A computed fold for a 72-nucleotide RNA from Patescibacteria group bacterium UBA6023, annotated as transfer RNA. NCBI's taxonomy places the organism under Bacteria, Bacteria candidate phyla. It matches the Rfam family "tRNA". Rfam links the family to the GO term triplet codon-amino acid adaptor activity. By type it is a transfer RNA. It was read from a public genome assembly.

């Protein structure tokens, strides 16, 4: 250099073109306790980044960025 993957919440995973992007664990508030923990309730946060089809894009096209592979 070329090619192939992979990027969504603090991790670690959903989400096959249509919803208010959903979950576990983690933080945060309350409850419980002498106190902490278990346990219960409740509540905050996420689509790399910039354009393009499309009525509509996390999901398809391009180009960038970074991770991870493969040739040279």
């Nucleotide at each position: 250099g070329c090619c192939c993957u992979u990027g969504u919440a603090g991790u670690u995973c959903a989400a096959u073109g249509g919803a208010u992007a959903g979950a576990a664990c983690a933080g945060c508030u309350c409850c419980g306790u002498c106190c902490u923990a278990a346990g219960g309730a409740g509540u905050a946060g996420a689509u790399g980044c910039u354009g393009g089809u499309c009525c509509g894009a996390u999901u398809c096209c391009g180009g960038c960025c970074a991770g991870g592979g493969g040739c040279a």